This is a predicted structure of a 1428-nucleotide RNA (small-subunit ribosomal RNA) from an uncultured bacterium.

[in-house]
């Protein structure tokens, strides 16, 4: 803004104009006839109470279901019967005056009606009054009387007969359509009942029209709906009132079902129409598109005053994560209306837009390589995508194009045929059956059908770590990101991103949000409650909840049958229409319910009656810290008075405060006073539970035993109740000895508001009174049945026994272990159940927030009891188990401590290292287990670093392809220039094979593969090493036991060094680990004797030097010995241990190698291997200098030292074990010496390095910074070597620091060891205080396991498992989140008071108006009506 409720002219009066044509005109216009009796409003009917919308409010007879209505209504339709007679008088339209801006209105005035009003008539109706028949007692029905009590025409047709007659109307006849009234039905409606219907008790009491009665009133109708009066009623724990939320149902989601959630479309039912309030008309309405009022918005407006109400269909705005076109037709179906034609109809039935859902279809089919390209991946061999593509040959759905082309249509209307009804009627009309003709499609040229052409136009979306189908590169580097839950991402991500490939689905696919489900996680079907979350602090007991046994009787529960209802739709089943399905259409079963009714009568219930075993009651015991009250003893502590009596006492880990000469402790009488009862005293006893303990008296509940009598289900539980309830704590009054919060003061401590001490007030105690919790525990309600046992205690008792006991066999109560069946998540529990079953009651429902806030009750107060929630986490939590841990235990071992010896730490230099610096001071190693480590040799090399110069298929390697090599290129050799690398120039310069083309080999360029890397990651890695630790452990098979994890073995009693052996044993066996085999050392023998050796026997040069020998020493091969073999004792008759003989050893002789499962992401990419990444004229490679050797410090590792157990010179002894050919070098000779010369001799038991020192004998120094000590410096030489400047060792002379036994701490070592003394070696041109290795000399201690450290078994706690270097609390500091307070402001809800009060209804009034009717000729009156 447009449309959704109009229609009838066959109910009535009125009625135009434009236009088009005539006439007249004063040319401005007038009139006619047509338009049309047509548009159009008006009276009037009949419909706007239907249809569509929407869910605001409603927890209610609203909805469902299933009964009632004898307490009611129904228009318009059917059926029946009956009538419709004759009058009157108005108001709208319309004319005409007025108000108003506008809506709209005011005053005359004239008219129809199927409007409107008497009045006739009317069985029936209704009122009244009588009778009668029924009745479920409310009533109904019949008859007889009096009152009251309607109506309306209108179209068509029509021959007679009558009016009036102009055609012709009209009476009157008929027919439809309608009008009265009545009866009766059909559909629709009111009203009332059972039953069912959310959440909250942190809403428990609610109700004054409230509950009845009665009289009135209202109502279509029952009823406190209303009134007025009496009465005090009424609901409510089976949930009232409150307070929140919600339209209810068929249905629909979803489950196996029970249930759970939900109430879109579609279909029923309520409720509502801006909010609110109300009536009115009517058959319906308190009325979406009527009316009033009041309120709020919007709009008009002249400001005076008016208008509207999309929760009809479209659309707009707003909101919002989101949700359509201002579309077409009334062709069908339906709804008003009308006789109908027809008219309306945003109901509908169509289009439109949207993948929002469902269903159906395509985006092609076929052949097509051991496999194209591309791209991924690659172990560089190949896979992979993938028969996919290309290619060839079909095919033709959808969409494109031509063509053709519907079902939905049924009636409509004319005219006609039969038959038939009404009728006087062959008018008419209506009804059945037909026939002709003419007509109605919005959808729509749409669906279908045919041709046509062409693979041509037509696939995405998610996933790929496990749940979970589906894996790989590459990027990224706790970054960017993912994530539904565990959780991925800190450099090798199948979890980010991207990519190949895979998987799922598919015109879709994924988020997203919500319900179910899983989830036995609220458990009715179908959970639990020792310990996991949960048993109430106990009993008593009231509602309620179950209840022993027999008859009998009912028939609620209960079972079976029969009828009625359970609307269609939906969902199932079948059958059928659209090509199939989605859709629809038919039929069927179903709707598990509700109501009625018929039988049954086990159980249950209900009435009755009985019965004795549950339960109780009487009688006779005994036992008991069992409960109240009043008395009463004794020992202790304090304290007080006296007496002896002197210097401390107390008190602790030690102390001290403290109390004491003013006389304490101690120890003697005497007294006082309170509070508690040793011993008996116990896993003993008693109570409902809390609790209850010297002794007497009194009062008093219970339970037990026995035996017999009596009552007769009188019982179990127990929602709210009520009562008792340790400790503390609180009120009043006493009382107070001990003890003993708080408090003080002394120690302890970093500190100590604490643990210890000294002291000390409420308190503990009595009375009354409150409080009401507890780990008020058996963490285990309560009663009753029932299910193998043992063995103890307690009470009573029967029985054996005995003098009396003891003691022994029973039986009941009671208390307690231990176990079986069973239970149990497991540990347990097991006749005292946690088993097994019945009933009743509390109580849980992840964690923290929290028993916390509020609210309500109690309480003097403390507080108790009821008790959430926001927010947050991803657990919290049992119960075992295997580590690991412990300032838990038990046992045991190690230079671990302890006992000794000697060192570190202090100084000086040496070497490593951190730090510093530096152009670099390569790297690497870091607590034991890094720091004389990698390095067993950093001047150059090495060397990886820095600077600077070079080189670029390269310093080194491999393969292809080209190419040069007596036309002269490399290697080699000279020469120049350069720091050198390298450049240049000369010199001198090569094989084999042949079919003479060439082919190979060998070296050079060029290329193109790819080489180099000490560049990074030891946290990707092997491999080797360290550690723990040479500690005695670590494991499996099979069995066995547990639901498992996992245990047993392997624990246990000896005993070992040893998981070493023995016994025992649900375990038998096995491996890897000890131990032995293995090599050295210590002893003998064999056998061999050179180079070794030399007893004897011979020469000698006096050396085994030679001859000779092989005993012996050594050498080196091989045996031998030792094994707890023997003896004694211990031990269990065992391993074994202890003594001893013997022997060279004795108990593994002594030394070495040998290092389990495993730990520490130890160490190492820089020994070597290797993944992956990085680099490629450089991070590679050459080449010179430097630098790794710096130096304010600081630490590890050593060497010398400080001195007399020494230093110094002199003499003189005595080893082992290595080592030498680019080597060791001997003798001589030279130099203070380092060293030089020499070179003999030596490939080595033959020569040489080679002197061993320490020791031993002498002198000397005589306690000093020295005759100790050697750093540092200067000279001054050697040595190696391309070179000793940065930066080598080594000599001599001269210099002679610092040091005078080392501080807290700390290390080695148990005998051939520590100490100390010298040798050799590897590396190596040279360089050693390291390192390895070898021998001389040669001690001291060990009571012993308490401590420290580390280890091993056993055991126990554990909130630990990255495993105590763990876990973890709590402040406080920042941030960020949720709830909260806050001055205050706005809001709903309600009590009680009170003020004003619209419309409307109802009632009074109605002094003002008034047409029908009534009097009355009029005026006027009356009756009744109406404003107000």
């Nucleotide at each position: 803004u447009g449309c959704a409720a109009g229609u009838c002219g066959a109910g009535c009066g009125c009625g135009a104009a434009a236009g088009u044509c005539c006439c007249c005109u004063u040319c401005g216009g007038g009139g006619g006839a047509u338009g049309a009796g047509u548009a159009g409003a008006g009276c009037g009917g009949c419909g706007g109470a239907c249809g569509g919308g929407u869910g605001a409010g409603u927890a209610a007879c609203g909805c469902g279901u299933g009964a009632g209505u004898g307490a009611c209504c129904u228009g318009c339709c059917c059926u029946u019967g009956a009538g419709a007679g004759g009058g009157g008088g108005a108001c709208a339209a319309c004319c005409c005056a007025g108000g108003g801006a506008a809506a709209c209105u005011u005053g005359g005035g004239c008219u129809a009606a199927u409007a409107c009003c008497g009045c006739a008539u009317a069985c029936a109706g209704c009122c009244g009054u009588g009778g009668u028949u029924u009745u479920u007692c409310g009533g109904a029905g019949c008859c007889a009387u009096g009152g009251u009590g309607a109506a309306a025409g209108g179209u068509g047709g029509g021959g007679a007969u009558c009016c009036a007659u102009u055609a012709u109307g009209g009476a009157c006849c008929u027919a439809c359509c309608g009008c009265u009234c009545a009866a009766g039905g059909a559909g629709g409606g009111g009203c009332c009942c059972g039953c069912g219907u959310c959440c909250g008790a942190u809403u428990a009491g609610c109700u004054a029209g409230u509950u009845g009665g009665u009289g009135g009133g209202g109502u279509a109708a029952c009823g406190g709906c209303c009134u007025a009066c009496c009465a005090a009623g009424g609901c409510g724990a089976c949930g009232a009132u409150c307070g929140g939320u919600a339209g209810c149902c068929g249905g629909c989601c979803u489950g196996a079902g029970a249930g759970g959630g939900u109430g879109a479309u579609c279909g029923g039912c309520c409720a509502c129409a801006a909010u609110g309030g109300g009536a009115c008309u009517g058959a319906g309405a308190c009325a979406c598109g009527g009316c009033c009022c009041a309120u709020a918005c919007u709009c008009c407006u002249a400001c005076g005053g008016g208008a509207g109400g999309c929760a009809g269909c479209a659309g707009u705005g707003g909101g919002g994560a989101a949700u359509a076109u201002u579309g077409g037709a009334c062709a069908a179906u339906g709804g008003g209306g009308g006789c109908a034609a027809c008219c309306c109809u945003g109901a509908u039935c169509c289009a439109g837009c949207g993948a929002c859902g469902c269903c159906g279809c395509g985006u092609a089919g076929g052949c097509g390589a051991a496999g194209a390209a591309g791209c991924u991946c690659u172990u560089c061999g190949g896979a992979g995508u993938g028969u996919a593509a290309a290619g060839c040959c079909u095919u033709g759905u959808c969409a494109c194009c031509u063509g053709u082309g519907a079902c939905g249509a049924a009636g409509g209307c004319a005219c006609u045929u039969a038959c038939u009804g009404c009728g006087a009627a062959c008018a008419g009309u209506g009804g059945u059956a037909g026939g002709u003709g003419c007509u109605u499609g919005a959808c729509g040229g749409u669906a279908g059908c045919a041709g046509g052409a062409g693979a041509g136009g037509a696939a995405g979306c998610c996933c790929c770590g496990g749940c979970u189908a589906a894996c790989u590169c590459c990027g990224u580097g706790c970054c960017a990101g993912c994530a539904g839950c565990c959780g991925c991402g800190g450099u090798a991500a199948c979890a980010c991103g991207g990519a190949g490939g895979g998987g799922g689905c598919g015109a879709g696919c994924g988020u997203u949000a919500u319900u179910c489900g899983g989830a036995a996680u609220u458990a009715c079907u179908g959970g639990g409650c020792g310990u996991a979350a949960a048993g109430g602090g106990u009993a008593c007991g009231u509602a309620g909840g179950c209840g022993g046994u027999c008859u009998g009787u009912u028939a609620a529960g209960u079972g079976u049958g029969g009828a009625g209802u359970g609307a269609a739709a939906u969902g199932c089943c079948u059958c059928g229409g659209c090509u199939c399905a989605a859709c629809c259409g038919a039929g069927g079963a179903c709707u598990u319910g509700c109501u009625c009714u018929g039988c049954a009568u086990a159980c249950u219930g209900g009435c009755a009656g009985g019965c004795u075993u549950g339960a109780g009651u009487c009688c006779g015991g005994g036992a008991g810290a069992g409960g109240c009250u009043g008395g009463u003893g004794g020992a202790a502590u304090u304290c007080c008075u006296g007496g002896u009596g002197u210097a401390g006492g107390g008190g602790u880990g030690a102390a001290a405060u403290c109390c004491g000469u003013a006389g304490a402790u101690a120890u003697c009488a005497g007294g006082a006073g309170g509070a508690a009862c040793a011993c008996c005293g116990u896993u003993g006893g008693a109570g409902a539970a809390g609790u209850c303990g010297g002794c007497c008296a009194g009062c008093u509940g219970g339970a037990c035993c026995g035996g017999g009598a009596c009552u007769g289900a009188c019982g179990c539980u127990g929602a709210g109740g009520u009562a008792c309830g340790a400790a503390a704590g609180c009120g009043u009054g006493g009382g107070g000895a001990g003890c003993a919060a708080a408090c003080a003061g002394g120690a302890u401590u970093a500190g100590a508001u604490a643990c210890c001490c000294u002291g000390g007030u409420a308190g503990u105690c009595c009375a009354c009174g409150c409080u009401g919790u507890a780990a008020a525990c058996g963490a285990u309600g309560g009663u009753c049945a029932c299910u193998u046992g043992g063995u103890g205690u307690u009470u009573g008792u029967g029985g054996u026994g005995u003098u009396a006991a003891a003691a022994c066999c029973g039986c009941a109560g009671g208390u307690g272990c231990c176990g079986g069946a069973g239970c149990u998540a497991a540990c347990g529990c097991a006749u005292u159940a946690a088993g097994u079953g019945a009933c009743c009651c509390g109580c849980c429902u992840g964690g923290g927030g929290a028993g916390u806030a509020c609210g309500g009750u109690c309480g003097c107060a403390a507080g108790g009891c009821u008790g959430a929630a926001a927010c947050u986490c991803a657990a919290a939590g049992g119960a075992a188990u295997u580590g690991a841990c412990g300032g838990g235990g038990a046992c045991c071992c190690g230079c671990a401590c302890a006992a000794g010896c000697g060192g570190u730490g202090g100084a000086g230099c040496a070497u490593g290292u951190g730090g510093u610096u530096u152009a670099a001071u390569u790297c690497g190693a870091u607590g034991c287990a890094a720091c004389g480590c990698g390095c067993a040799g950093a001047a150059c090399c090495u060397u990886a670093c820095c600077u600077g110069g070079g080189c670029u298929u390269g310093a080194a390697c491999u393969g292809c392809a080209c190419u040069g090599g007596a036309u002269g290129u490399a290697a080699c050799c000279u020469g120049c220039a350069g720091a050198g690398a390298u450049g240049c120039a000369g010199g001198a310069g090569a094989c084999c094979c042949u079919u003479c083309g060439g082919g190979g080999g060998c070296u050079g360029g060029u290329g193109c593969a790819g080489a180099g890397g000490u560049g990074c990651u030891g946290c990707a890695u092997g491999g080797c090493u360290g550690u723990c630790g040479u500690c005695a452990g670590c494991u499996c098979g099979u069995g066995u036991c547990g639901u498992g994890a996992g245990a047993u073995g392997u624990u246990g009693g000896g005993u070992u060094a040893a998981g070493u052996c023995c016994c025992g044993c649900a375990a038998c066996g096995a491996g890897c680990g000890c131990a032995a085999c293995c090599c050295u050392u210590a002893c003998c023998c064999u056998u061999a004797g050179u180079u070794g050796c030399c007893a004897u026997c011979a020469c000698u040069u006096u050396u085994g030097g030679u001859g000779g020998g092989c005993a012996c020493u050594c050498u080196a091969a091989g045996g031998g010995g030792a094994c707890u073999g023997c003896c004694g004792g211990g031990g269990a008759c065992a391993a074994c241990c202890c003594g001893g003989a013997g022997g060279a050893a004795g108990g593994u002789g002594g030394g070495g190698a040998u290092g389990a499962c495993g730990u520490c992401a130890a160490g190492u990419c820089c020994u070597c291997a290797u993944g992956g990444c990085c680099u490629u004229u450089a991070u590679g490679u050459c080449c010179a200098g430097g630098g790794c050797u710096a130096c304010a410090c600081a630490c590890g590792u050593g060497c010398u030292a400080c001195a007399a157990u020494g230093g110094g010179u002199g003499g003189u002894a005595c080893a082992a074990a290595g080592g030498g050919a680019a080597g060791c070098g001997a003798a001589g000779c030279c130099g203070c010496g380092a060293g030089g010369u020499g070179g003999a001799g030596c490939c080595a038991a033959u020569c040489c390095c080679a002197a061993a020192a320490a020791g031993c004998c002498a002198c000397u120094c005589u306690c000093a910074g020295u005759u100790c000590g050697g750093a540092u410096u200067g000279c001054a030489g050697g040595c190696u070597g391309c070179a000793a400047c940065u930066c080598g060792c080594c000599u001599g002379c001269a210099u002679g620091u610092a040091g005078u036994u080392g501080g807290a701490a700390u290390c080695g070592c148990u005998a051939g060891u520590a100490a100390u003394c010298c040798u050799g070696g590897a590396u190596c041109a040279g360089c050693a205080c390291g390192c390895c290795a070898g021998g001389g000399u040669g001690a001291a201690u060990a009571c012993g396991u308490u401590c420290c450290c580390g280890g091993g078994u056993c055991u126990u706690g554990u909130a630990c498992a990255c495993a105590c270097c763990g876990c973890c609390c709590g402040u406080c500091a920042c941030a960020u989140c949720a709830c909260g307070a806050a001055a205050g402001u706005c809001g709903g809800c309600u009590g009680c008071a009170c003020u004003u009060g619209a419309a409307g209804a109802g009632g009074g009034u109605g002094g003002g108006c008034u047409a029908a009717c009534c009097c009355g000729u009029a005026a006027g009156g009356g009756a009744g009506g109406c404003a107000g």
Overview
The sequence is in RNAcentral, with records from ENA and SILVA. Its mean pLDDT, the model's own confidence on a scale to 100, is 85.